A computed fold for a 1548-nucleotide RNA from a Deltaproteobacteria bacterium, annotated as small-subunit ribosomal RNA. It matches the Rfam family "Bacterial small subunit ribosomal RNA". The coordinates come from a structure-prediction model, not an experiment, and the mean pLDDT is 83.

[in-house]
């Protein structure tokens, strides 16, 4: 100096791999909204799809004959034809073309070049025609025949030849090689054109200038051809080739050359990719990038290739020819139908296509061609101009002050904020834009005029050439530019505002409507949809859409990976090929360095400059990383020779072993056959039953047959390249380790194709067949059971030979070499050594550094450091699937897509949670017991159903005697009817009446609310004035009241899923966190985990923890003892008394209630670690937490309650408010949940009797007496309560009596009647009471429910609401008062730890597969309709070449002539040979009934396959079956839990 930025998205969260997205640049762009000017550029990316008009190539009269204006005419002037030179360039386009192409270097000794330059020589002497033109003919027309006749710088023939060609031999020189080049020599062959201007002239001509003109050379230029390298994809194109490869000769060509042709050999490209197919004009440069790339080849330049499609030559220096010809083919057009015409991919323009690309301008003034001697004509090359905001660049749409921070939008916590100095107002300037006037550069040149010089020339003509002067020539364009006056006047849109990504509120909407680039918003409080205000970005533009290239290190050369994420080939041998040890010499291919050439030009880059500035243009430099040549250099590779021994081999002597493969031999065991004992069962499972068995099974003993595997030994032991290999003994053979050093001399690693071995399954032939055994067939089990388990059972399994060739063929780890701490077993050798040990060399094991890894883990047997091959990967799904091909008897294997569709798929680990995982421990959780629900009737609740309503909520544990501690009316919220509308309540304003409203009586009308009236009925308050009679009047005003209105009220109407509070549940279970350390990339972890203890994360004790908080305990309250104070209402030993603690007295107990005190393992003995504690004793009232309650961590369950309160947001507002009356909330086939009361003798009943605690009372509890069978009634004492009263007896209890097993003296429901109380009122609908009535009901099916001690059970007793009550409930109070607990193996909850997981909405989790259905793109198909390419043949235009011409011919020859001869026409045949035709193939692409599988959708069916031991562990290959997932056999794998157990580390 240059110069490299990321982020968002998988999870509950974290590391990685990994897509996919996004900000950036750019564009020949288009679309949407907008839109004030200038420069500069730029513009059909499609249908090389068709054109209508007009233009785009003519020129020269100084070649030439004629003709015709014009002129008296000299002679101008024009041009149809004849020549010449140009239409091979300049303009378009990319359709073909992957190599006859480009691009950079060369070769041409293998070639040509018109016009030009330069230098040389030459033009001499003839000759016959011919358009035109005149005539006459055919034809519609395009055009053409025949006579006649002229001319040339048109054509012919001789001559001449410096130089060239040619054949020949010769010297010299270059040359890698054919060959080149140069010199000499004699042969032989081939030229020409003439205009014009001057002076001359005998009018024939010569002279001379300037142009043409021929010959050869040279150069410039152009161009042909060739060589090397480079150049897209597809091997699912692997083999191509027949003029093919080469040769010899022949032809042709400018030239080389199978370019062609005959013969002649077979050869000749190809895995470093031929051949085929797709696809595409190449470079220079553009666009992106740090950069290497990667994408492209439109403007602009350079090559190529094209001209409706296809084929041909001619003419020429150039063509196989854009605006030339000739055939053929398709279009179109003209016609008289006979015939003719045309070719915009030049410039404009037109139609069509298409998102989509401009004018039928104007000029040749410049630049540049083309002709000409030149003036000069011709150019749609160009120069401008016009339209398009299409880029790219400039300006501009005003500056400055200006606060009351105007209105007015918005929002607002109503206080104010924004919008905003923004505007209004003032002062100021004049850019574009519009008026006015002036006005260019671009002009050099060339022409004519006139003067000068200069060479040529005889020549001072002419003509040329230079110089000066005069004079004409601008489309753009009166345009750039300046000059003047006037006015803030005529100029701002577009996209965004969740995050990425700068920018935020409000109303609407409500999973609708919509947005969206990813993620993802929206289901009533959307910064995410629309609107609006604010804001934010760029700017005449903004944004979208499309593509490219970044980012992407995501093909990685630069610069990646492969053990579990995508990835290592099953495994060996070995072909190309890649890379190879130590040393010497040479070369000099690669490497390196210097030169030299060349990399056009534009462009970038950089110094300058010029347009006011930029864009834009101009000059120079610099780059162009390249390629070629030369010249040095030799360290490293190659290459050639030579040489060593460390790698490799050979080789001697040993040693181990389930190595292979053949042959035999051996027991054991299972079955079967045979006999012998001897009988009823065997067998088999969780249990069973199929089966065998009285025709003798099982069981036992003997004998025999078959076949198939070999136990112990056996071992993380051995062997082998894998796959595999296990009884012994023999052949034969392959490999390794060890020691020793004798050879050999890098002979070595790897290894694309090959190639050969490869577990089980499978198939073929032929065998064997005991045992097991897919498939089959029974039995089970289940909802079902095509399984899992049990009885049978064939293939097969075994053997020979012969295929298939895949596995979780795994260490999920490729092969070779080298280097990098140790430690300990093993298994074979070696070295010393007596031994024990200890070194060391191959193996096969764990642990463990350093290092690496996302972590797990690896770690001398690497996944560590490196070096060399080979192989495979590149988001998940589709799919290892479809076509194709290759193998295969077959299954099937190899290789192997693509539409399509998702944003994740996936890998390690963390933290939960789960578990039909695994330890440990708790709990009325089991068990061990008591009592009880579920059966009965009855109460109450609750679902369901009815109903006008049966208001609402509450719904598993944890709703359902819940809210409700008390619905006849009221409660109420609910139906039906009737009323009211500022309201039944509250606040504030306006008017207004001023006294009314209110109270109180009546009255009418009703159900009632209410409405409607009347009374000389009753009635305020506070300041201020004024009278006066000082407590009254009367007046204003305000405040209350009314009355109208307006603001609001009012809602038990919605949302408990917007919420506050209170509540329940897991749970009184023990656990839930922080600091700071330390581990870990990180989420995390660690603490808090291990031993022990404990009701308890209580405590001890270890320990990268150390501390601490919230729970737990403690401290709070009742209660058990006991002191002290205190004695009234309370209590009563003692004194007195009385029916009675009634009274006197006393206050000791009792009790009442302040205040202590006592309980800590405190003391002893044991266990235990010397602890924490446990355990058992004194002691004490109580003892290890003495019993009991209060107290509920951090969270869970979107748990409940919007109907307690409260509250956001919604919605109502003559109603969804409010008032009344009635009715419901009380219904009633059913079902549920909670009790109540019994089924009776441990009861009933009837009599007698004994003993409580809590409480509650003045709207109230109510004695006592009377009355009543009772309920209760009449009655008032006392009692505001330790005093009265409820409350006399509390009931079970106890004691007498009876009843005597029965639907009963049990049970009482149910109903009658006849009362009683409360209450305006008990019909719907209360309670209670007497006397009748006596119904289920005999202890309760599955199943389930409480309790572990003063508890369960039993028994009564009080209170809350409450007018009464449905109370059998709730809540309290006492009274009697038990049984049981071995244990924790099961059920259920629940806590530590640990382990697996594909769950994290966390098992009510996930998640397969089949059928239904709807849509999508694909694949097969009988076919069929296209393109393309290809073979063979058939025709065969035009045309070149050949033949061959008996017809036809002016120049030249021969000849007097005739005629002939030479050179040629026509014509005819021929070879090739486009189109086109018949046949048959290749490769493609469309469409096809029908099918196939696949992918996606909200809630579909059926099943549960997987994840947890997922409930048969799961998985691979194989095969067989089966609605589906799957199941089964066979080998395999751990990527399997759990328990033992073995082996091995680690430490002692």
């Nucleotide at each position: 100096a240059u110069g490299a930025a990321g982020a968002g998205u998988u999870u509950g969260a974290u590391c990685c791999u990994g897509g996919c997205u996004c900000a950036g640049a750019g564009c020949g762009a288009a679309c949407g909204c907008u839109g004030g000017c200038g420069g500069c550029g730029u513009g059909c990316u499609u249908a090389a799809c068709a054109c209508a008009u007009g233009c785009a190539a003519g020129u020269c009269g100084a070649a030439c004959g004629a003709a015709g204006u014009a002129g008296u005419a000299a002679u101008a002037c024009u041009u149809a034809g004849u020549g010449g030179c140009g239409g091979a360039c300049g303009g378009g386009u990319g359709a073909g073309u992957a190599a006859u192409g480009c691009a950079u270097a060369g070769a041409u000794a293998a070639u040509c070049u018109a016009c030009c330059u330069u230098a040389a020589g030459g033009a001499c002497c003839g000759g016959g025609a011919u358009a035109a033109c005149u005539u006459u003919g055919g034809g519609a027309a395009a055009c053409u025949g025949g006579a006649g006749g002229u001319a040339a710088u048109a054509c012919c023939g001789g001559a001449u030849a410096a130089g060239a060609c040619c054949a020949c031999g010769g010297u010299g020189u270059c040359u890698g090689a054919g060959g080149g080049c140069a010199c000499a020599g004699g042969g032989g062959u081939a030229a020409a054109a003439g205009a014009u201007g001057g002076c001359u002239u005998u009018c024939g001509g010569g002279c001379u200038a300037u142009c043409a003109c021929c010959u050869a050379a040279a150069g410039a230029u152009g161009a042909g051809u060739u060589u090397a390298u480079g150049u897209u994809c597809c091997a699912c194109c692997a083999g191509g080739u027949a003029g093919u490869u080469g040769g010899u000769g022949a032809g042709g060509u400018a030239a080389c050359g199978g370019c062609u042709c005959a013969c002649c050999a077979a050869g000749c490209c190809u895995a470093a990719g031929a051949c085929g197919g797709a696809u595409a004009g190449c470079c220079g440069g553009c666009c992106u990038u740090a950069g290497c790339g990667g994408g492209u080849g439109g403007u602009c330049g350079g090559c190529c290739a094209c001209a409706c499609g296809g084929g041909a030559a001619c003419u020429g220096a150039g063509a196989u020819a854009c605006g030339g010809u000739c055939c053929c083919g398709a279009c179109u057009c003209c016609u008289a139908c006979g015939g003719g015409a045309g070719g915009c991919a030049g410039c404009a323009g037109u139609g069509g296509g298409g998102a989509a690309u401009a004018u039928u301008g104007g000029g040749c003034a410049a630049u540049g061609g083309g002709c000409g001697a030149a003036a000069g004509c011709c150019u749609g090359a160009c120069c401008c101009a016009g339209c398009g905001a299409c880029g790219c660049c400039g300006c501009g749409u005003g500056a400055g002050g200006g606060a009351u921070u105007a209105a007015g939008g918005c929002c607002u916590u109503c206080g104010g904020g924004u919008u905003g100095u923004a505007a209004a107002c003032c002062u100021c300037u004049g850019u574009c834009g519009g008026g006015a006037g002036g006005g260019a550069c671009g002009a050099u040149g060339g022409g004519u005029c006139u003067g000068c010089a200069g060479g040529c020339u005889a020549a001072u003509a002419a003509a040329c050439u230079g110089c000066a002067g005069a004079u004409u020539u601008g489309a753009c364009g009166g345009u750039a530019c300046c000059u003047c006056a006037a006015u803030a006047g005529g100029a701002a849109g577009c996209c965004c505002c969740g995050g990425c990504u700068a920018a935020c509120u409000c109303c609407g909407u409500g999973c609708c409507a919509g947005c969206a680039g990813c993620c993802g918003c929206g289901g009533u409080a959307a910064u995410a949809c629309g609107g609006a205000g604010g804001g934010g970005g760029c700017a005449a533009g903004c944004g979208u859409u499309g593509c490219u290239c970044g980012g992407a290190u995501u093909u990685a050369c630069u610069g990646g990976g492969c053990g579990u994420a995508a990835a290592g080939g099953g495994u060996c041998c070995g072909u190309a090929g890649g890379c190879g040890g130590c040393u010497u010499u040479g070369u000099a291919a690669g490497u390196u360095a210097g030169a030299u050439g060349u990399g056009a030009a534009a462009g970038c880059u950089u110094a300058g400059g010029g347009c006011u500035u930029a864009a834009c243009c101009c000059u120079g430099a610099a780059a162009a990383u390249g390629c070629a040549u030369c010249u040095a250099a030799u360290a490293c590779u190659g290459c050639a020779a030579g040489g060593c021994u460390a790698g490799a081999g050979u080789c001697u002597a040993g040693a181990a072993g389930a190595g292979g493969u053949c042959g035999g031999c051996g027991g054991a065991a299972u079955u079967c056959c045979c006999g012998g004992u001897g009988u009823a069962g065997c067998g088999g499972u969780g249990a069973a039953a199929u089966g065998c068995g009285u025709a003798g099974a099982u069981a036992u003993c003997g004998g025999g047959a078959g076949g198939a595997a070999c136990a112990c030994c056996a071992g993380u032991g051995g062997c082998g390249a894998a796959g595999g290999c296990g009884g012994c003994c023999g052949g034969c053979u392959g490999g390794u380790c060890u020691a020793g050093u004798a050879c050999u001399g890098a002979c070595g690693c790897u290894g694309a194709g090959g190639g050969a071995c490869g577990a089980a399954a499978g198939c073929g032939u032929g065998g064997g067949u005991a045992g097991c055994a897919a498939a089959c067939c029974g039995g089970a089990u289940u909802a079902g059971a095509u399984a899992c388990c049990c009885g049978g059972g064939u293939a097969g399994u075994c053997c020979a030979c012969g295929c298939c060739c895949u596995a979780a063929a795994c260490g999920a780890u490729g092969g070779a070499u080298g280097c990098u701490a140790g430690g300990u077993g093993u298994g074979g050798g070696g070295g010393u050594g007596c031994a024990a040990a200890u070194c060391u060399c191959c193996g096969c094991g764990c642990c463990g550094c350093a290092g690496c890894u996302a972590a797990c883990g690896c770690a001398a047997u690497a996944a560590g450091c490196a070096u060399c091959c080979c192989g495979c990967c590149u988001g998940g799904g589709g799919a290892g699937u479809a076509u194709g091909g290759u193998c295969g008897c077959a299954a099937g294997a190899c290789u192997g897509a693509a539409a399509c569709u998702c944003a994740a798929a996936g890998g390690a680990a963390u933290u939960g949670g789960c578990g039909g995982g695994g330890g440990c421990c708790c709990g009325c959780a089991c068990a061990a017991g008591c009592g009880g629900u579920g059966g009965a009737g009855c109460a109450u609740g609750u679902g369901g159903u009815u109903u006008a309503a049966u208001u609402c909520g509450a719904u598993g544990c944890a709703a359902a005697g819940c809210g409700a501690a008390g619905a006849a009316c009221c409660u109420u919220a609910c139906c039906a009817g009737g009323g009211u509308u500022u309201g039944a309540c509250a606040u504030g304003c306006u008017g207004g009446c001023u006294u009314a409203a209110g109270c109180c009586u009546a009255u009418a009308u009703g159900a009632a609310a209410g409405u409607a009236u009347a009374g000389u009925g009753u009635g305020g308050u506070g300041u201020g004035g004024a009278g006066c009679u000082u407590g009254c009047u009367u007046c204003a005003c305000a405040c209350a009241u009314c009355c109208a209105g307006c603001a609001c009220a009012g809602g038990u109407g919605c949302u408990g899923c917007a919420u506050g509070g209170c509540u329940g549940u897991c749970g009184u279970c023990a656990g839930c966190u922080c600091g700071u350390g330390c581990c870990g990339u990180g989420a995390g972890g660690u603490g808090u985990c291990c031993g022990g203890u404990u009701a308890a994360g209580u405590c001890c004790g270890g320990u990268a923890a150390c501390g601490a908080g919230c729970g737990c305990a403690a401290c709070c309250c009742c209660u058990a003892u006991u002191u002290c104070c205190a004695g009234u209402u309370g209590c009563c030993a003692c004194c007195a008394u009385u029916c009675a603690g009634u009274u006197g007295g006393g206050c000791a107990c009792u009790c009442u209630g302040g205040a202590g005190a006592g309980a800590c393992u405190g003391c002893c003995g044991g266990c235990g670690a010397c602890a924490a504690g446990c355990u058992g004793g004194a002691g004490g009232a109580a003892g290890g937490a003495g019993g009991g309650g209060a107290c509920g961590a951090c969270g869970u369950c979107a748990a409940g309650u919007c109907a307690u309160c409260a509250u956001g947001g919604c919605c109502u507002u003559u109603a969804u408010a409010u008032c009344c009356u009635g009715g419901g909330c009380u219904a009633c086939a059913c079902a549920c949940a909670u009790g109540c009361u019994a089924c009776a003798a441990u009861g009933g009943c009837g009599g007698a009797u004994a003993c409580a605690a809590u409480g509650g009372g003045u709207c109230g509890c109510g004695a006592a007496c009377c009355c009543g069978c009772g309920a209760g009634g009449g009655g008032g004492a006392g009692c505001u309560a330790a005093u009265c009263c409820c409350a006399c007896c509390a009931a079970a209890g106890u004691c007498c009596g009876u009843c005597u097993a029965a639907g009963u003296u049990c049970g009482g429901a149910u109903u009658g009647c006849a009362g009683g109380c409360u209450g305006c009122a008990a019909c719907u609908c209360g309670c209670c009471u007497g006397c009748a009535u006596g119904a289920a009901g005999c202890u309760g099916g599955a199943a389930u429910c409480g309790c572990u001690a003063g508890u369960a059970a039993u028994c009564g007793u009080g209170g809350a609401u409450c007018a009464g009550c449905u109370a059998c409930g709730c809540c309290a109070c006492g009274g009697u008062g038990a049984a049981u607990a071995c244990g924790u193996u099961c059920c259920c909850g629940g806590g530590c730890c640990u382990u697996g997981c594909a769950c994290a909405c966390a098992c009510c989790g996930c998640c397969c597969g089949u059928c239904a259905c709807a849509c999508c793109a694909c694949g097969a198909a009988a076919g069929u309709c296209g393109g393309u390419u290809u073979u063979a043949c058939c025709c065969g235009a035009a045309g070149u070449g050949g033949c061959u011409g008996a017809g036809c011919u002016a120049a030249c020859c021969c000849g007097c002539a005739a005629g002939g001869g030479a050179a040629g026409c026509a014509g005819g045949c021929u070879c090739c040979g486009a189109a086109g035709g018949u046949a048959g193939g290749g490769c493609u692409g469309g469409u096809g009934a029908u099918u196939g599988g696949g992918g996606u959708g909200a809630a579909g069916u059926c099943g549960u396959a997987a994840c947890a031991a997922g409930g048969u562990a799961g998985c691979c290959g194989u095969a067989g079956c089966g609605g589906a997932a799957g199941c089964u056999g066979c080998g395999g794998c751990u990527g399997g839990a759990u328990c033992a157990c073995c082996u091995c580390c680690u430490u002692u």
The source organism's lineage runs through Bacteria, Pseudomonadati, Myxococcota and Myxococcia.